[in-house]
Context: one part of a larger RNA
RNA sequence: UGACGGGGACCCGCACAAGCGGUGGAGCAUGCGGUUUAAUUCGAAGCAACGCGAAGAACCUUACCAGGUCUUGAUAUCCCGAUGACCGCUUCUUAAUCGAAGCUUUUCUUCGGAACAUCGGAGACAGGUGGUGCAUGGUUGUCGUCAGCUCGUGUCGUGAGAUGUUGGGUUAAGUCCCGCAACGAGCGCAACCCCUAUUUUCAGUAGCCAGCAUUUUGGAUGGGCACUCUGGAGAGACUGCCCGGGAUAACCGGGAGGAAGGUGGGGAUGACGUCAAAUCAUCAUGCCCCUUAUGAUCUGGGCUACACACGUGCUACAAUGGCUGUUACAGAGAGAAGCGAACCCGCGAGGGAGAGCAAAGCUCAAAAACACACCCCCAGUUCAGAUCGCAGGCUGCAACCCGCCUGCGUGAAGUAGGAAUCGCUAGUAAUCGCGGGUCAGCAUACCGCGGUGAAUACGUUCCCGGGCCUUGCACA
Numbered sequence: 001u002g003a004c005g006g007g008g009a010c011c012c013g014c015a016c017a018a019g020c021g022g023u024g025g026a027g028c029a030u031g032c033g034g035u036u037u038a039a040u041u042c043g044a045a046g047c048a049a050c051g052c053g054a055a056g057a058a059c060c061u062u063a064c065c066a067g068g069u070c071u072u073g074a075u076a077u078c079c080c081g082a083u084g085a086c087c088g089c090u091u092c093u094u095a096a097u098c099g100a101a102g103c104u105u106u107u108c109u110u111c112g113g114a115a116c117a118u119c120g121g122a123g124a125c126a127g128g129u130g131g132u133g134c135a136u137g138g139u140u141g142u143c144g145u146c147a148g149c150u151c152g153u154g155u156c157g158u159g160a161g162a163u164g165u166u167g168g169g170u171u172a173a174g175u176c177c178c179g180c181a182a183c184g185a186g187c188g189c190a191a192c193c194c195c196u197a198u199u200u201u202c203a204g205u206a207g208c209c210a211g212c213a214u215u216u217u218g219g220a221u222g223g224g225c226a227c228u229c230u231g232g233a234g235a236g237a238c239u240g241c242c243c244g245g246g247a248u249a250a251c252c253g254g255g256a257g258g259a260a261g262g263u264g265g266g267g268a269u270g271a272c273g274u275c276a277a278a279u280c281a282u283c284a285u286g287c288c289c290c291u292u293a294u295g296a297u298c299u300g301g302g303c304u305a306c307a308c309a310c311g312u313g314c315u316a317c318a319a320u321g322g323c324u325g326u327u328a329c330a331g332a333g334a335g336a337a338g339c340g341a342a343c344c345c346g347c348g349a350g351g352g353a354g355a356g357c358a359a360a361g362c363u364c365a366a367a368a369a370c371a372c373a374c375c376c377c378c379a380g381u382u383c384a385g386a387u388c389g390c391a392g393g394c395u396g397c398a399a400c401c402c403g404c405c406u407g408c409g410u411g412a413a414g415u416a417g418g419a420a421u422c423g424c425u426a427g428u429a430a431u432c433g434c435g436g437g438u439c440a441g442c443a444u445a446c447c448g449c450g451g452u453g454a455a456u457a458c459g460u461u462c463c464c465g466g467g468c469c470u471u472g473c474a475c476a
Stems, first nucleotide, its partner, number of pairs: 001476002004472002007470002010467004015460002019424005026315006033308001034306002042053002064301007073125001077124002079121006088103005106115003127290002130288003136284002138279003141275001143273001148187006154163003167178003193267004198235007207225001212222003238261001241255005317417001321376002324373003333364003338357002343352003383414001388409007430452007
C1' cells in the first nucleotide's frame, strides 16, 4: 500500500422488509449429471455451466459408431505426359459412393504453338472439429452502468509511498459547492446518438362524409388534405420562474405554468482492472502429434438410449371456471423457388382453384383474453389432459428407429405442493393473444409486438452484494 475481520461510522441496490405471482409436489417439453451403449460426438461447471454454443440432429448437418471404399487425395499452387474436351444423356454394376461401356462434344492461331479443361504420373505438398484457452490474437462473461481508476508538475517522506482523490455539505454519480500544499489534466459519470410522450410546419394514391355530389352502402367514385396517420425539418424542460430551508453556495422541499419537472420513460454506450474465468469446435495462430490415416468418401446406425438425480419451462389441479353460440377492439412484422384471397370439396388437418400483391395498395389475418346468451352445480366432474388404439393429412428421395398436424375412441397423475427457493416498484408484476428469425418440414425455446392491468414500500435492526472513511492485523 492492499486484502481480510462473526471491528466501528456513513451511504446505496427488489438486498431485506411490505406486497403480488411463482419454483420445490403432478404430467409433459427441454438441458445437464449418472448409467447404458458399437457409438450414445465435443464444449460449457457456484453466482457468471445446465430451453447454454444449437436462429431449429429423419438423410444432410455430424465432428461419434459399424461396415464398404480412396491415397497428390473432397480443396490450393507448381512440373511432365496424354487427350480434346468438360458438361450432358443412356446402359450395366453396387446397400450406396466408387467403378465400367456407349453416344454427344473446345477456343485463338503467323499452323510452330498458345489458352482452357479432363485424365494419368512423380513429388514438393494438401488435409486434421487431433492436443495444448496454463504458449497466444481476436471475441465474450463477471464484479457493474458499481463510481471509481490514474497521470504531469509541485510539496512531504531515507524509502515503499503519501498528498491531489482526505474534510464540511450535496448528488443517481470523484455530481456540484465550500475549504485545504496543492495546482491542473486524462480514462470513466453526465451530455452529444436512437426510440417514446406534446406540438408547429412541409408533403399527401393509407385516412375523412369533417363539408359537397354520386352511390351497387364498401372511402366504392368524383372531389378535398381539415383531422387520424406516415416521415423529413423544427419547437419544447433549462431548477428557467415564485415561496421556504441552507453557508449568501451547491443543493433540497413545496408551488405556478406546462403534453411532459427536476436524469420525463426506455435503449445503445461497460473506466483501470479481477477471476492463469470461457472459447485452439466461429475464425486466426506458436509448438506438439497423424500422413494408404487422427485425412477423404458412401450406406446404415447414433447424437432421440433410461432403475435414477438436478436445472429451466409448458399444461393443470377448476365456478374470477369449463363448454357451445353470437359479437367487438391491436401493434409490430413477413412475403416471389414467396404470401396465397374469393369460391368449391372435406367433420377436420387439408385438397382443388388460382384473383391480387416485390406490397401504407394484395396476402398471411382469425387477434385472444373481453362482452352478451344458454348449459354445467363442486364431483376426480361437462376439471385436467398424459398415455394408448384406429383412421387420415402435410413436408420431404425417404417419417421404422426419429417429424408435425387432424378426426374418433381411451381417459393417467393431479384437489394448491415439505425443508427450501426465485422474479417483480408501473403501463411494472400478473394475465391474453399476435408476429419474426432459424426452417423443405418441425417451437412449450428465443427475439419482438401490442390488449387487459394490480398490490405494496413503515423503514434500514437483520440476510446478500457494493461504495467511502477509519481501526486492528493472521496474510501478500